Model confidence (mean pLDDT): 85 of 100.
Predicted 3D model of a 1498-nucleotide RNA (small-subunit ribosomal RNA) from an uncultured bacterium.
RNA sequence: GAGUUUGAUCCUGGCUCAGAUUGAACGCUGGCGGCAUGCCUAACACAUGCAAGUCGAACGCGAAAGGGGGGCAACCCCCGAGUAGAGUGGCGGACGGGUGAGUAAUACGUAGGAAUCUACCCAGUAGUGGGGGACAACUUAGGGAAACUUAAGCUAAUACCGCAUACGCACUACGGUGGAAAGCAGGGGAUCGCAAGACCUUGCGCUAUUGGAUGAGCCUACGUCUGAUUAGCUUGUUGGUAGGGUAACGGCCUACCGGGGCGACGAUCAGUAGCUGGUUUGAGAGAACGACCAGCCACACUGGGACUGAGACACGGCCCAGACUCCUACGGGAGGCAGCAGUGGGGAAUAUUGGACAAUGGGGGCAACCCUGAUCCAGCAAUGCCGCGUGUGUGAAGAAGGCCUUAGGGUUGUAAAGCACUUUCGGCAGGGAGGAAAAGCACAAGGCUAAUAUCCUUGGGUCUUGACGUUACCUGCAGAAGAAGCACCGGCUAACUCUGUGCCAGCAGCCGCGGUAAUACAGAGGGUGCAAGCGUUAAUCGGAAUUACUGGGCGUAAAGGGCGCGUAGGUGGUUGGAUAAGUCGGAUGUGAAAUCCCCGGGCUCAACCUGGGAACUGCAUUCGAAACUGUCUGACUAGAGUUUGGUAGAGGGAAGUGGAAUUCCACAUGUAGCGGUGAAAUGCGUAGAUAUGUGGAGGAACAUCAGUGGCGAAGGCGGCUUCCUGGACUAAAACUGACACUGAGGCGCGAAAGCGUGGGGAGCAAACAGGAUUAGAUACCCUGGUAGUCCACGCUGUAAACGAUGAGAACUAGACGUUGGAAGGUUUAACCUUUUAGUGUCGCAGCUAACGCACUAAGUUCUCCGCCUGGGGAGUACGGUCGCAAGACUAAAACUCAAAGGAAUUGACGGGGGCCCGCACAUGCGGUGGAGUAUGUGGUUUAAUUCGAAGCAACGCGCAGAACCUUACCAGCGUUUGACAUCCCGCGCUACUUCCAGAGAUGGAAGGUUCCCUUCGGGGACGCGGUGACAGGUGCUGCAUGGCUGUCGUCAGCUCGUGUCGUGAGAUGUUGGGUUAAGUCCCGCAACGAGCGCAACCCUCGUCUUUAGUUGCCAUCAUUCAGUUGGGCACUCUAAAGAAACCGCCGGUGAUAAGCCGGAGGAAGGUGGGGAUGACGUCAAGUCCUCAUGGCCCUUACACGCUGGGCUACACACGUGCUACAAUGGCGGUGACAGUGGGCAGCAAGCACGCGAGUGCAAGCUAAUCUCCAAAAGCCGUCUCAGUUCGGAUUGUUCUCUGCAACUCGAGAGCAUGAAGGCGGAAUCGCUAGUAAUCGCGGAUCAGCAUGCCGCGGUGAAUACGUUCCCAGGCCUUGUACACACCGCCCGUCACACCAUGGGAGUUGGAUUCACCCGAAGGCGCUGCGCUAACCCGCAAGGGAGGCAGGCGACCACGGUGGGUUCAGCGACUGGGGUGAAGUCGUAACAAGGUAACCGUA
Repeated sequence: GAGUUUGAUCCUGGCUCAGAUUGAACGCUGGCGGCAUGCCUAACACAUGCAAGUCGAACGCGAAAGGGGGGCAACCCCCGAGUAGAGUGGCGGACGGGUGAGUAAUACGUAGGAAUCUACCCAGUAGUGGGGGACAACUUAGGGAAACUUAAGCUAAUACCGCAUACGCACUACGGUGGAAAGCAGGGGAUCGCAAGACCUUGCGCUAUUGGAUGAGCCUACGUCUGAUUAGCUUGUUGGUAGGGUAACGGCCUACCGGGGCGACGAUCAGUAGCUGGUUUGAGAGAACGACCAGCCACACUGGGACUGAGACACGGCCCAGACUCCUACGGGAGGCAGCAGUGGGGAAUAUUGGACAAUGGGGGCAACCCUGAUCCAGCAAUGCCGCGUGUGUGAAGAAGGCCUUAGGGUUGUAAAGCACUUUCGGCAGGGAGGAAAAGCACAAGGCUAAUAUCCUUGGGUCUUGACGUUACCUGCAGAAGAAGCACCGGCUAACUCUGUGCCAGCAGCCGCGGUAAUACAGAGGGUGCAAGCGUUAAUCGGAAUUACUGGGCGUAAAGGGCGCGUAGGUGGUUGGAUAAGUCGGAUGUGAAAUCCCCGGGCUCAACCUGGGAACUGCAUUCGAAACUGUCUGACUAGAGUUUGGUAGAGGGAAGUGGAAUUCCACAUGUAGCGGUGAAAUGCGUAGAUAUGUGGAGGAACAUCAGUGGCGAAGGCGGCUUCCUGGACUAAAACUGACACUGAGGCGCGAAAGCGUGGGGAGCAAACAGGAUUAGAUACCCUGGUAGUCCACGCUGUAAACGAUGAGAACUAGACGUUGGAAGGUUUAACCUUUUAGUGUCGCAGCUAACGCACUAAGUUCUCCGCCUGGGGAGUACGGUCGCAAGACUAAAACUCAAAGGAAUUGACGGGGGCCCGCACAUGCGGUGGAGUAUGUGGUUUAAUUCGAAGCAACGCGCAGAACCUUACCAGCGUUUGACAUCCCGCGCUACUUCCAGAGAUGGAAGGUUCCCUUCGGGGACGCGGUGACAGGUGCUGCAUGGCUGUCGUCAGCUCGUGUCGUGAGAUGUUGGGUUAAGUCCCGCAACGAGCGCAACCCUCGUCUUUAGUUGCCAUCAUUCAGUUGGGCACUCUAAAGAAACCGCCGGUGAUAAGCCGGAGGAAGGUGGGGAUGACGUCAAGUCCUCAUGGCCCUUACACGCUGGGCUACACACGUGCUACAAUGGCGGUGACAGUGGGCAGCAAGCACGCGAGUGCAAGCUAAUCUCCAAAAGCCGUCUCAGUUCGGAUUGUUCUCUGCAACUCGAGAGCAUGAAGGCGGAAUCGCUAGUAAUCGCGGAUCAGCAUGCCGCGGUGAAUACGUUCCCAGGCCUUGUACACACCGCCCGUCACACCAUGGGAGUUGGAUUCACCCGAAGGCGCUGCGCUAACCCGCAAGGGAGGCAGGCGACCACGGUGGGUUCAGCGACUGGGGUGAAGUCGUAACAAGGUAACCGUA
């Protein structure tokens, strides 16, 4: 920086990603080289080999193989050789190498210090004399399986022990006392000696001592992880004295004495951990880490111990104990890879049982040299970093193939092929540096020396020494030849298409993809990114300002402690002086090297190596400065406090006291109810209630005053009076002189509920009981009612203890109230001004995510305290403290989610509010729901009962008309390029008619002969046959679509541009005041305009005029049966054009507006009636079966044809109609008045026949001409309330019509039959005027078939107070946890599955602690009868000193017994928690959520 909470927004906040890194691992792949790196796990166990020896110039011994010689042979001699070898002795095995178990300080880092030691090395001083006795090896004899060991005897030394000497050294009582040594090698003139040699000299050694260097030991300060759910720890503990001990200080140890020492600045305990230079990351500050390299520490199978030594309590040494492994003759022994390789095991995982001492370094040696798994090299591994290559140029027919395609093409792609070049790396061959300098040998010069020996130093010369190594590097040869993969392609994040799959298989870092068109799965083509690697996983830092020192917060998002007092601590007014701790500056020392950085250098470059510099931000010492902080000292008064006079107050405690009301009791009056509710009932009452009056009792609370008034720190405090008492404010003076602020722990106060003891108890009232309500009602409502509420004393210690706002201080515009004081003024008042302390409302700057806050800050600053770090789990568990208990305080984790949340916005919704409207209700009229029947639907049935439509907005709907057809369904029979379209080939015209078979489709036969154009070749239409492309599908998906339609709704709304406001979503406009049918109009207004809707323009009806009069009309004239005809167009009418209506006029009202009300005029009056017209959108509404269409599916069938059947079924249920139930009627008679429309495969007059449906004949009419055409309700008469003269279903029978055909299954007519039904339960529908109701007529469809549909006219009402209620809608506002939008959201129990976790009788293991027992090895102390070479005494024997074995004691490892603490595993059962597409019960919350919600408590 990005993604992710939302419909959208801003914020808070978590989760996730992009980066860098690694001792890595895994998957796929793999050409070369250089430089690095390589058991992070089991400090698990180890076979085998090697990793520490060396010195003959310290010493005594001393082979063999082999060679040669002499013997006949056995054998002997010489060389081998003083060699190998072991032993004594010296030095080294304390270095080098490994590992990180332990260790939170006996460690490490930094800076200091004093009481020490230091082999080898360097420098200095002084010595190195003279004696003695042993012990190995060896020999002999034993024991033992072995390891090994015993006894006796011999022997050397630089091994051991005295003596002498003592410059220096140590001790000292200052007189003195004590203590050393070793020789070896080379050389040599004189002298001595038989010789060895003495002697001299050189070198190496040795002794004593001083100093240095190096290394080591010790001490101090500071720094160094987490936990307080570890708060107290300590008896050698803290100090002293004395002694011991050590190289050395020291409780290091012992005895005694005192009673100390450490700790909230975190002791003790627990957990984790080697520390550092540094490494990784980061802008830095930091955070994480401590592989390789380097410094320090610790360890060496586990535990303990010492010995030797300069140095160890010792990795490849010793002793003991333990575990384990091995050998054994069972008696005993041996061992320690955390050295280098290597093995097993563990593990995701980490290499060769390699070469060499050539170099560097180490040990020994005079040296040569020997040893060296240190080291240098090689091997293995893409483990990392770096470099190189896998070719280069040209090459368009843009090849083939692949993939996609809109079928044209595009892309792979100059990519390939082809042509021309090159040869790095690799391969083969040849050449070929550097790592090598020494040592040795001889010579020369110098030094030592008596010396030309020896030895040492230097010089040039000579002679050799390479594991790596087939080295690096160079040259030649051949040939593009041997060398590219991995991940990704929905967003973040660079890169897109096809196919397959179909919530499957799968993907996924987060958001999330997949349910038939998946750029997200799988494959492919293409693309993108890296590249000998690429991805994944794990891990660290970063991003994360997400622990905030740099650099965050706390009104509502997580977060102010319920409130005060106050301890430690932190912070602190003004002004002098001193100081120099902090602070600032300089210098010095140190801060190892390596690393990082800069500048150079070397490998062809780079990685890598290397020289120099800088840096190492630190610590210490020292010298300065003195502003600020601190400290000390002096002063001040502005902070704070004290004294004096006043003021207000429900501040607190105690005692007393008052009236009203409720209840109860008594009495009285009085009678049938009272009470209670939505309505009731329980309850009380004739044993006299309620009501009323009087009197009394008792408890609790204090109306009015009363007020965003007062007081108090908060909780809280309210009648009146008295007493005691705290605080505040105010005025003016005086005094003290910083005495202050905050406040971890601590102490106190702390509503209600609750607990304990004792009182009290009127009212109210958890629990409880009863009555209601309800599906239920453990509730809401009602009647009762106990704890409790009250008092005293004690506990509890929590609340939404809230201003959700810690305390204190300072500063920063105002305005208006109110309470308490003070001062001043005047007009003396219910006054004004100023000031101060409170308490409120608004508001500027500023702040804030916004809401909002705003001198009572949430503004600007300072000081101190408390608290927060995603949601859930959980304020829970465990532990602890407190409590009588309830419980309170403190306070996690596992696991789980990608959110949880704040504020504001737009909608939607509310059993929220306001305004308004609608046949929405109300007022009326008529219906439906009951009957019969028609029709549609469901259901059922069926071979099929084709399909669709489903609340309103499916159900007389698609269907404006299913006997066949329709027809899509079923059964059967047939066809397969097809019933239909285009292309190709062949033949030909054919159509048509008749006959036969068949149910028909179809098949067969016969007859029949022709159309158009022509360039005469042929072409076209048409038919038949054939091939394949294709046709065909009422098959699926209306949730892939177009189009069309329904609905909200003819409701008045829906938007835009610019501007303005807001961080933004958005708002404004469109809200407001009026008004309207209307977002209609007017006014106002940060809006101004505009668009789609409304209205108007269109059609029709209503009035009039003009024009035009045929098929229309007829007033006047004539005429006829008749507008029939003449005539006329006046009227009606027709159909074209106009006129008319606009609140225009008047009055009132309104705001002088818009408008509204009334009136006049007018055919019509306030949109005149009706129609057409349907905004943005909603319902994934309906339709793939009208049509069109993507995708999928079928292709001798899901296509096509035909016959028959079905869509017409029928226990039932529903919708919509018709006809009725009758007298406002039926029947009979009479016969008046319409309008819309239709008509040639048609309408049909008229005449005739038939009871009738109808039939026969037939004029007229392509229609203002003819016709359908009869209008019906009406009027008159009759019937007289009945299942009827109502009603007509059903059935029988005879007919008519249409049609190929009325059986399934048409309509109609005649006669006969005469069912239900007597006005319809709950419920429900339509309608506001030419409407409802009622009456008939026409039309579409149609051969025939309407009670349906679409139209037409006739007759023609009632009612509307009104908007409370039901329903629907519009606007404004409010609440919201809803946004799939209340058919929303959502809570808890129960049931099921899984997961982690608490308790749990116990059980298992680890760690630790206390007491006691045991007491190996070992050193120490005491002893030492046994043994004993050196020294002493002694003539000797012997004795002594000293020593050894042995014995005893204290200490102590392991082990044992018992108790405690703590951690972990398992655990029947059990508690809650979490998670889980469709389980159960209810409906607690969100709206007034239907009883407002919430907090504490029972």
It matches the Rfam family "Bacterial small subunit ribosomal RNA".